RNA sequence: GCGCCUAUAGCUCAACAGGAUAGAGUGCAGGCCUCCGGAGCCUGAGAUCCGGGUUCAAGUCCUGGUAGGCGCA
Numbered sequence: 001g002c003g004c005c006u007a008u009a010g011c012u013c014a015a016c017a018g019g020a021u022a023g024a025g026u027g028c029a030g031g032c033c034u035c036c037g038g039a040g041c042c043u044g045a046g047a048u049c050c051g052g053g054u055u056c057a058a059g060u061c062c063u064g065g066u067a068g069g070c071g072c073a
Base pairs, nucleotide, nucleotide: 001072002071003070004069005068006067007066010026011025012024013023019056028044029043030042031041032040049065050064051063052062053061
């Protein structure tokens, strides 16, 4: 330099053929419980890498970047 893959919550992952309030585990905060802590139970906050396009509708499709991984040279 060229090709392919990946990017969603603090972390690890879902989201089917484009359609419902983007969910789960863990972590975090609060509460219940307990003599205290832990465990358990309940509640809550928290995310689509950045820009543009297509569409009634985009995490998903197209396109230009950025970052990471793999391969070739």